[in-house]
RNA sequence: GCCGGUAUGAUGGAAUUGGCAGACGUGACGGACUCAAAAUCCGUUGGUAGCGAUACCGUGCCGGUUCGACCCCGGCUACCGGCA
Numbered sequence: 001g002c003c004g005g006u007a008u009g010a011u012g013g014a015a016u017u018g019g020c021a022g023a024c025g026u027g028a029c030g031g032a033c034u035c036a037a038a039a040u041c042c043g044u045u046g047g048u049a050g051c052g053a054u055a056c057c058g059u060g061c062c063g064g065u066u067c068g069a070c071c072c073c074g075g076c077u078a079c080c081g082g083c084a
Base pairs, nucleotide, nucleotide: 001083002082003081004080005079006078007077010026011025012024019067027045028044029043030042031041032040046057047056048055049054060076061075062074063073064072
């Protein structure tokens, strides 16, 4: 230099046919149980604004296509692999 793959919450990892992003688990926080703990069970768990109902934003970064993009297209970054 060329070719291919990967990038999603704190974390592992789903959602690929373009149609509600974050299922399920781990962790964390709150609660129940207990004399107290462990185990178990229940609830919550991306960000901003709001008392709240809710609204807007969010899939490595920047653009594009589309009524609609994690998904398709272009460029870039990082990591992994192959060829030279």

Annotation: This is a predicted structure of an 84-nucleotide RNA (transfer RNA) from an Oscillospiraceae bacterium. Model confidence (mean pLDDT): 80 of 100. Lineage of the source: Bacteria > Bacillati > Clostridia > Eubacteriales > Oscillospiraceae. The sequence was found in a public genome assembly.